Overview: This is a predicted structure of a 74-nucleotide RNA (transfer RNA) from a Methanobacteriota archaeon. The organism belongs to Methanobacteriota, within Archaea. The same sequence occurs in records of 2 taxa.
């Protein structure tokens, strides 16, 4: 340098192919339970969807440019 995969909540990831409600588990906070804690149960918290531009009524999702990580080729 070329090709591919990936970047979404504090962590691990789904959602993208087929545009329309941003989600799960863990975590954290509060409550129930307990002598207390753990486990369990209930409620809640938490997001510029890597950055930018464009297309569109509407973009995590489509197009283009850039950044980062990993793998392959040279």
């Nucleotide at each position: 340098g070329c090709c591919g995969u990936g970047g979404u909540a504090g962590c691990u990831c789904a959602g993208a192919c087929u545009g329309g409600g941003a989600g799960a588990g863990c975590g954290c906070u509060c409550g129930a339970c307990u002598g207390a804690a753990g486990a369990u149960c209930g409620a809640g918290c938490g997001g510029u969807c890597g950055g930018g531009u464009g297309u569109u009524c509407a973009a995590a999702u489509c197009a283009c440019c850039c950044c980062c990580a990993c793998g392959g080729c040279a």